């Protein structure tokens, strides 16, 4: 150079034939308890890598880029 895959909440990952982004963990507040650990209830957190394009409607489909791994010489 080329091919292949990656990318979503602080972290690890899911999201089905395009139809209101979730889920464990951590993190915060409540119950519990004498206190603390468990143990349960809630709750906040998210420009879905950037930029376009399709479409009533994109995490999903399309094309550019540029990030990370990995293949082959």
């Nucleotide at each position: 150079a080329u091919c292949c895959a990656u990318a979503u909440a602080g972290c690890u990952c899911a999201g089905u034939u395009g139809g209101u982004a979730g889920a464990g963990c951590a993190u915060g507040a409540g119950a519990c308890u004498c206190u603390u650990a468990a143990u349960u209830u809630c709750a906040a957190g998210g420009u879905u890598g950037u930029g376009g394009g399709u479409u009533c409607a994109a995490g999903u489909c399309c094309c550019a880029c540029g990030u990370u791994g990995g293949g082959c010489a």
Molecule: transfer RNA
Organism: Podarcis lilfordi